A computed fold for a 72-nucleotide RNA from Hymenobacter artigasi, annotated as transfer RNA. The same sequence occurs in records of 11 taxa. It matches the Rfam family "tRNA". By type it is a transfer RNA. Rfam describes the family as follows. Transfer RNA (tRNA) molecules are approximately 80 nucleotides in length. The prediction has a mean pLDDT of 81.
């Protein structure tokens, strides 16, 4: 340099083009306990960026950026 794949809460993953972007874990609060741990309840927090297509984009297209792989 060329080609391919991926990019979503702190972390690991979901989400036919139409849901309030969901689950687990983490964190905070409450409950429980003599104190903890565990359990239960509540709260918290995300779509890499810029365009395009569409009535509607996490999803499709283009470019950029980042990560990984293959080739040279």
């Nucleotide at each position: 340099g060329g080609c391919c794949g991926c990019g979503u809460c702190g972390u690991a993953c979901a989400a036919c083009g139409g849901a309030u972007a969901g689950u687990a874990u983490g964190a905070g609060a409450g409950u429980u306990u003599c104190c903890g741990a565990a359990g239960c309840u509540c709260u918290u927090g995300a779509u890499u960026u810029a365009g395009g297509u569409u009535c509607g984009a996490u999803u499709c297209c283009u470019a950029a950026c980042g990560c990984g792989g293959c080739c040279a």